Model confidence (mean pLDDT): 82 of 100. A computed fold for a 76-nucleotide RNA from a Candidatus Parvarchaeota archaeon, annotated as transfer RNA. Its Rfam family is "tRNA".
RNA sequence: GGGUCGCUAGCUCAGCCCGGCUUAGAGCACUCGACUGAUAAUCGAGAGAUCCUGAGUUCAAAUCUCAGGCGACCCA
Repeated sequence: GGGUCGCUAGCUCAGCCCGGCUUAGAGCACUCGACUGAUAAUCGAGAGAUCCUGAGUUCAAAUCUCAGGCGACCCA
C1' cells in the first nucleotide's frame, strides 16, 4: 500500500442481510425493595446505549450508500 471482517448499556452479545411492528432488547454487573437473626441464593422493581464519527439517500436509517476513526486477520 491492497483486501476481508468487526464497532450497539459498565462487560458479553442479539437485532442489521430483507428500512417502519410499542420506549433498540437479553444475560451478567449496578441501585432499591421483599425474604432472613444476618449473609448468600431466590423473587419483584429501577436506572443505564442520540447503535464509533460525519455526510448522503428516503416520508422514515442501528439497518442502505460514501468518507473518516479505531481494532483484528490475510496478501504484498